[in-house]
């Protein structure tokens, strides 16, 4: 230096252009004599900028950050 894959909630992950979603954690509520399972219900995210589109997590492009292969 260059080719390729990953970047989505505190934490592992989904999500094939039109509503951002499940587990676990978290905060309240019931429940119990208290704890615990367990139900209900609630916060909290799409790495950063540009473009393309009526609409981008999702297509293109620069960065940036990290793996990985050549040099």
């Nucleotide at each position: 230096g260059g080719g390729c894959c990953u970047g989505u909630a505190g934490c592992a992950c989904a999500g094939u252009g039109g509503u951002a979603g499940u587990g676990c954690g978290c905060c309240g509520c019931a429940u119990u004599c208290g704890c615990a399972u367990u139900g209900c219900g609630g916060a909290a995210a799409c790495g950063g900028g540009a473009g393309u589109u009526c609409g981008a997590c999702u297509c293109u492009c620069c960065c940036c950050a990290g793996g990985u292969c050549c040099a």

Model confidence (mean pLDDT): 84 of 100. The RNA shown here (transfer RNA) has 71 nucleotides and comes from a Candidatus Beckwithbacteria bacterium. Lineage of the source: Bacteria > Bacteria candidate phyla > Candidatus Beckwithiibacteriota.